[in-house]
Molecule: transfer RNA
Organism: uncultured Clostridia bacterium
RNA sequence: AGGGAUGUAGCUCAGCUGGUUAGAGCACCGCUCUGAUAAGGCGGGGGUCGAUGGUUCAAGUCCAUUCAUCCCUA
Numbered sequence: 001a002g003g004g005a006u007g008u009a010g011c012u013c014a015g016c017u018g019g020u021u022a023g024a025g026c027a028c029c030g031c032u033c034u035g036a037u038a039a040g041g042c043g044g045g046g047g048u049c050g051a052u053g054g055u056u057c058a059a060g061u062c063c064a065u066u067c068a069u070c071c072c073u074a
Stems, first nucleotide, its partner, number of pairs: 001073007010026004019057001028044005050066005
């Protein structure tokens, strides 16, 4: 320098080929249960989907640029 992969909650990841409320598990907070702790049960908080711009009635999903990490080629 060229090519590819990944980026969504504190962590690990889904999101079905664009369709309307952004989810799961763990973690965290409250209640319950226990003599107490753990486990279990019930409820709750937390995200503008790496960033910017574009296409569209509608974008986590498509396009362009860009950033970070990893891999391949030179």